[in-house]
RNA sequence: AGAGUUUGAUCCUGGCUCAGAAUGAACGCUGGCGGCACGGAUUAGGCAUGCAAGUCGAACGGUUCUUGUUUCUUCGGAUGCAAGGAUAGUGGCGAAAGGGUGAGUAACGCGUGAGCAACUUGCCCCAAGGUUCGGGAUAGCCCCGCGAAAGUGGGAUUAAUACCGGAUGUGGCGUCUCGAUGCAAGUCGGGACUGCUAAAGGCGAAAGUCGCCUUGGGAUGGGCUCGCGUCCUAUUAGCUUGUUGGUGAGGUAAUGGCUCACCAAGGCUACGACAGGUAGGUGGUCUGAGAGGACGGUCACCCACACUGGGACUGAGACACUGCCCAGACUCCUACGGGAGGCUGCAGUCGAGAAUCUUCCGCAAUGCGCGAAAGCGUAACGGAGCGAUGCCGCGUGGAGGAUGAAGGCCUUCGGGUCGUAAACUCCUGUCACCCGGGAUGAAUCAAAUGACAGUACCGGGAGAGGAAGCCACGGCUAACUACGUGCCAGCAGCCGCGGUAAUACGUAGGUGGCGAGCGUUAUUCGGAUUUAUUGGGCGUAAAGGGUCCGCAGGGGGUUUGUCAAGUCUGAUGUGAAAUCCUAAGGCUCAACCUUGGAAUUGCAUUGGAAACUGGCAGACUAGAGGACAGGAGAGGAGAGUGGAAUACCAGGUGUAGCGGUGGAAUGCGUAGAUAUCUGGUAGAACACCAACGGCGAAGGCAGCUCUCUGGACUGUACCUGACCCUCAUGGACGAAAGUAGGGGGAGCGAACAGGAUUAGAUACCCUGGUAGUCCCUACCGUAAACGUUGUACACUAGGUGCAGGGGGAUUGGUCCCCUCUGUGCCCCAGCUAACGCGAUAAGUGUACCGCCUGGGGAGUACGGCGGCAACGCUAAAACUCAAAGGAAUUGACGGGGGCCCGCACAAGCGGUGGAGCAUGUGGCUUAAUUCGAGGCAACGCGAAGAACCUACCUGGGUUUGACAUAUAGCUGCCGACCUGUGAAAGCAGGUUUUCCUUUUCAAGGACGGCUAUACAGGUGCUGCAUGGCUGUCGUCAGCUCGUGUCGUGAGAUGUUCGGUUAAGUCCGGCAACGAGCGCAACCCGUGUCGUCAGUUGCCAUCAGGUAAUGCUGGGAACUCUGGCGAGACUGCCCGUGUCAAGCGGGAGGAAGGCGCGGAUGACGUCAAGUCCGUAUGGCCCUUACAUCCAGGGCUGCACACGUGCUACAAUGGCCGGUACAGUGAGACGCGACGUCGCGAGGCGGAGCAAAUCUCGAAAGCCGGCCCCAGUUCGGAUUGGAGUCUGCAACUCGACUCCAUGAAGUCGGAAUCGCUAGUAAAGGCGUAUCAGCAACGGCGCCUUGAAUACGUUCCCGGGCCUUGUACACACCGCCCGUCACAUCAUGGGAGCUGGGUGCACCCGAAGUCGUUGACCUAACCCGCAAGGGAAGGAGGCGCCGAAGGUGUGACCAGUAACUGGGAUGAAGUCGUAACAAGGUA
Repeated sequence: AGAGUUUGAUCCUGGCUCAGAAUGAACGCUGGCGGCACGGAUUAGGCAUGCAAGUCGAACGGUUCUUGUUUCUUCGGAUGCAAGGAUAGUGGCGAAAGGGUGAGUAACGCGUGAGCAACUUGCCCCAAGGUUCGGGAUAGCCCCGCGAAAGUGGGAUUAAUACCGGAUGUGGCGUCUCGAUGCAAGUCGGGACUGCUAAAGGCGAAAGUCGCCUUGGGAUGGGCUCGCGUCCUAUUAGCUUGUUGGUGAGGUAAUGGCUCACCAAGGCUACGACAGGUAGGUGGUCUGAGAGGACGGUCACCCACACUGGGACUGAGACACUGCCCAGACUCCUACGGGAGGCUGCAGUCGAGAAUCUUCCGCAAUGCGCGAAAGCGUAACGGAGCGAUGCCGCGUGGAGGAUGAAGGCCUUCGGGUCGUAAACUCCUGUCACCCGGGAUGAAUCAAAUGACAGUACCGGGAGAGGAAGCCACGGCUAACUACGUGCCAGCAGCCGCGGUAAUACGUAGGUGGCGAGCGUUAUUCGGAUUUAUUGGGCGUAAAGGGUCCGCAGGGGGUUUGUCAAGUCUGAUGUGAAAUCCUAAGGCUCAACCUUGGAAUUGCAUUGGAAACUGGCAGACUAGAGGACAGGAGAGGAGAGUGGAAUACCAGGUGUAGCGGUGGAAUGCGUAGAUAUCUGGUAGAACACCAACGGCGAAGGCAGCUCUCUGGACUGUACCUGACCCUCAUGGACGAAAGUAGGGGGAGCGAACAGGAUUAGAUACCCUGGUAGUCCCUACCGUAAACGUUGUACACUAGGUGCAGGGGGAUUGGUCCCCUCUGUGCCCCAGCUAACGCGAUAAGUGUACCGCCUGGGGAGUACGGCGGCAACGCUAAAACUCAAAGGAAUUGACGGGGGCCCGCACAAGCGGUGGAGCAUGUGGCUUAAUUCGAGGCAACGCGAAGAACCUACCUGGGUUUGACAUAUAGCUGCCGACCUGUGAAAGCAGGUUUUCCUUUUCAAGGACGGCUAUACAGGUGCUGCAUGGCUGUCGUCAGCUCGUGUCGUGAGAUGUUCGGUUAAGUCCGGCAACGAGCGCAACCCGUGUCGUCAGUUGCCAUCAGGUAAUGCUGGGAACUCUGGCGAGACUGCCCGUGUCAAGCGGGAGGAAGGCGCGGAUGACGUCAAGUCCGUAUGGCCCUUACAUCCAGGGCUGCACACGUGCUACAAUGGCCGGUACAGUGAGACGCGACGUCGCGAGGCGGAGCAAAUCUCGAAAGCCGGCCCCAGUUCGGAUUGGAGUCUGCAACUCGACUCCAUGAAGUCGGAAUCGCUAGUAAAGGCGUAUCAGCAACGGCGCCUUGAAUACGUUCCCGGGCCUUGUACACACCGCCCGUCACAUCAUGGGAGCUGGGUGCACCCGAAGUCGUUGACCUAACCCGCAAGGGAAGGAGGCGCCGAAGGUGUGACCAGUAACUGGGAUGAAGUCGUAACAAGGUA
């Protein structure tokens, strides 16, 4: 520090996701040791048990025990005294600390800084003074009761540092008064007054000491007040009656509406009151470069709470965690009458939960309480235990060791890898284990005192022994192979993997990462500049308010003086400690700890500065406004007025149609339309001018005239003197449609009706037509209200129009020059993702406002506000997706455009589609009908030959095999012949019987057989794993590259453009210049000529010969054969064209502009075809999916399609006669001549490995018959008889003869081929092959046409351009209803719950007030009785918790039904959008 993900690719915008760090964590797998930390985050849910606050006998009276001693004794003991211990109670201090928790609280609660002239403070410190005289009670103890208990009543008696009265008064307080001081409500000091006001003793022999009382001061703690800071929601905008203030009183330690009475009517709020939600606050913690963001566990400070709610008492302090009273809920005890309780203390338990520990040891240390002290208490604390919860440290061994062992995995079978890893050898001893020693922490005069702990640590000992896992390995992201699986099982953070070769699933091996841990999940910050202060944006990506006015707010020209609020600077105080940082130090290191420093960016006080901002005072004129003078304008409002057109009405003329459309129809018209003329009526809108023009803030504004009226512009520089800019809330205006009432209504025209179109047509088109459109009044308040561009000001190159002014120049006009305002176009710099903008900025700046933060859900729901309504404004969430978008690029496509080709259409000729047959295919059938091919580009295709051969079926056999190679053992064959069985294959058996080398035995070798093992074999699967080959677009003219240039980039340029061509063919131009694969040419055939050669071919001349024939001699002329050459190149002429390329015409020529035909197929497309031609990866079978054999099938037939043949006839059929080819083939062959047969053919066999021999034409021509018919057309079908091939023609061959003689009379919709030696017609040859299904394929020759105006249309293609939401590329994409499933959500009669407001009722405890006839020891009077004073019980009153009743608003849950929304593989209906998307 970035990365992945939108696209075919690109740039941008933008979201989602990842890598990092962190945690009081949890879960999964695993787990050796130690140190230091941390450990109920959920139910502030309920709790058994134990402990967590006591102490003081030196405050008090007693009780009791022990010891000593005295007296008595019934010898048990009793009693007195002394000392010591223990102690219930009275009394004192403490219990308000410490410890826990975070429910409540949005608050002076907390933080920070101030204040109290408005306060308090037990214990502690300092100072001054005092501590006197008396009194009456009461617990305890004893006695008597009540009660189950808890507890309680009565009587008698007793003490105090308990309680009460009096004295004294240093002081203090009160009242009056004087002075000083202060901003001040005050403070300080002096004086006066018959004013008021204290006390307690203990111990000690004593000294003394500890207490007690009053006062002042200090210290510490607390209380109160104030400035500032402190979460979210405005879909909470108004709140408030003790409310705000005053006077007085009460109350408090103290101020204060804190409370009360009276008076006034205030107080708070957009700088967010009130309401709702959430939350303890802080130091700090995590993260981050920082600014920030999130959090507030442990530790520290503050606050709040203590079962829930209320209340006071005591006290220095509480409204009190382990006190009291009351109410409530809950739990427990009970004798049913009553009682008891409060773990959010430490342990522990249940529950809920993903989840959080021992009912441990000790007061040794630190601290706290009490005590004079010893000491006692202390779940505070110090420790140990449990938990990998975290951080830190250590170990699980080290060195050597190659035959690179075994084994695993992979493999191209060679090897590679785990891997020096192991084994093995030599060592070491950390941790753990054993033995021995053994602390610091302990401080006090000494002694004594250690929970931790026999721990840390030290020494010794033994043995490599006891100690490694987890995750990942497609990209991001370090790390790859095999097997299994087969869109299954599964993975996944995002993109995405898996449908038979998965580096993505599972396992294994290997590798990478971390390591006593590793992963996952959750959460926070980061990355995210993705809320942007640092540090973003708004023309088209999300985003400028429809426009203007304008209060608050924000900002503001030049200049002088002053103040010092902001600002800057110094000082002082504070900013707790801990943390962070840093320097040292201590634990062996580290974590951890200790000490010091720095820091704590803040706040307050105070001194100073005066540039800038600001306040105040003054001045100025450049901003702004006014005045005066001009001209321009569809600016606004009202009134009036005009012509054209339209419709209607009346009349005239006139007759059969009009109207309307793509074509029609509905409609109108013989009752007279349309058309035309005249007159009239009505409403609405204003042609030409007219513009890229003008005006207005926007919406918007158009005949003409008048009246009223707003604004802008120009000129002058006369006046004012910053009066300015922007503007949340607010106000006004605001197209069209719509609403209300009243008018008006010609034309147009939603709805509606009809006619068409259509599969449908609730549309587009047509005929009608109501609201509306118009006017008045009042609403509505929205638009793609758009320049999709807020307003104002300033600055920054030019050019050129238009509109309105002014100036200069000119005698004047035009022209020309300068200038201001407005409105357009082009463009530099600059900006922009690009497109583009470019003085009318989207450039450079300033000020202010509005708005945006992924797509969908949704501008929707709910709430509120507005509206008569329609609806508008404001405006979410759940859920869902990984995109949604902008601009540009290359393609593809378009019922877009331009240009151009092709038997593409058109013009022609002949067919197919109808019939019969042949053949292929589908389908059906079958034991099997083997398999493949499927629009063009499958279907007379693979198949250039299915009776066997044959891949299929049935049945019978064989198993190293029908075929190949190798090894080992045995054997000697092989071959021939024979027998049995069998359909054959085969099986069983018999006879005969090897070769070579070395001299023989023997050994070796060759060739066989058998056995065994490796292996053979497979037309089994995958053409979507492949090679190769092929089809197709298409013989279409295209497809690319290098360098350069342009562009951020994909890419572009070149290859576009103007011509031209069959052609990216060539020429010209051009930021391109060149090049490659294609085109063309080179190759083959053919057409003309020359030359050479002359047999098997040829025969003109010469000669010979035959019945006839180049038959023979001969010839080399001709034809022909086949080698070599020539020839054609727009070369020549004319015209045209850019002096080009080329094109048109002509000459010559056998041939002329590619002469004709062939071969030749660019980059690529179709996962096109082929694993059944062969090859080949993987998978599968192995007595079978291999192999042999027999028979059957591939030929099966209701039917459908393709390709053909033959026909339907007279341009014909039949009969007879007669003429002319070329390509080819031939030895297991072609087969002449002869002969037999009607014929297929037979017999026989000359010649020929072939320019020699053989196979050979038909249409044609000549003559005759037929006479238009199902025929002398047509030949299917069937019967019979044959021929040939072959092992074999039954299924299932071809051919021949005789007989039979079907359909068919030219073929619907539709469709195919062909542009010249072509179509059409005619025959011939040949491969395969024993034969043949051939009517097919491939070739050959013979005869031999017609037509093309032309490119509008159909199909296919090429180039340029345009649009695009397509890129699997239009067979694309995609919308809505309906149906089904799932999910979340709104409404909903209601129902339930929660908190809450108001009104009222009831009213506990308790404070306060009042009363107090009853009660009362202390003081007073009194002899007493009694009275008084003072107080109390009780009563009453105010307030008052819980509870109750009623009524509101709020929140949440739920609900029949209902609304839309989202998602889902293939559902239904249409086709709205994207191309002119077929109606932009």